[in-house]
Parts: sequence; structure tokens; C1' cells
RNA sequence: UUCUUAUCAAGAGCAGGUGGAGGGACUAGCCCUAUGAAGCCCGGCAACCGACUUAAACAUGUGUUUGAGCACGGUGCUAAUUCUUGCAGCAUUCGCUGAUAGAUAAGGA
Repeated sequence: UUCUUAUCAAGAGCAGGUGGAGGGACUAGCCCUAUGAAGCCCGGCAACCGACUUAAACAUGUGUUUGAGCACGGUGCUAAUUCUUGCAGCAUUCGCUGAUAGAUAAGGA
């Protein structure tokens, strides 16, 4: 970088430190931001993978699968539904559904 699978309506600092102007992927909007952006540190949330605990089923050479728990390790996340939107269908002034795109995890090339 790419492929596959799963998830994306919940949750997490209403004066934590540092830092100084930008940020919300991209388009068009609309927002956030010097009552301080990004980044970094700390804190927190979640529980995808591993470890561990536990229940059941199956197997039986001591394991597999599923569920529950935990949060130790690997990630991730921590304004707004993935902020809305970009294509299609339905409905038709509002909207609904699906796809695309994107993000994250695990596995493969």
C1' cells in the first nucleotide's frame, strides 16, 4: 500500500500540564477555536486482539467453541450520528433506506 471480515445513534477532562494557530479525512456546507486550535504529556472511555478468571457444550490426550467477567499487555477513541453532504432508490419542499468514501480492529498478500 492492498484484500477479507466486523463495528461506527452509546461512552470519555463544563479552569489538568505544555504549546502557541489552527482544526473538524476530501468536496460543498455548517461548525469548533486567544473564555485559547493542532501536536505532546497526564487523566478518562471503550473492550477489537492477546493474557488471566469463570460457566456451558463438544472432544478427550489436558483442547476447541460459545457466553460472562477482568482491564494486566497491544491498539483505538475522548465537540457536534463517521457533524451533514457528495451516488442510487423511495418519498417529495422536512425526510427514510441502501451504497460509496472514511475511521478502527483482527487476519492475509
A computed fold for a 109-nucleotide RNA from Metabacillus litoralis, annotated as SAM riboswitch aptamer (S box leader). Its Rfam family is "SAM riboswitch aptamer (S box leader)". Its family is annotated with regulation of gene expression in the Gene Ontology. NCBI's taxonomy places the organism under Bacteria, Bacillati, Bacillota, Bacilli, Metabacillus. The sequence is in RNAcentral, with records from Rfam and Ribocentre. Its mean pLDDT, the model's own confidence on a scale to 100, is 83.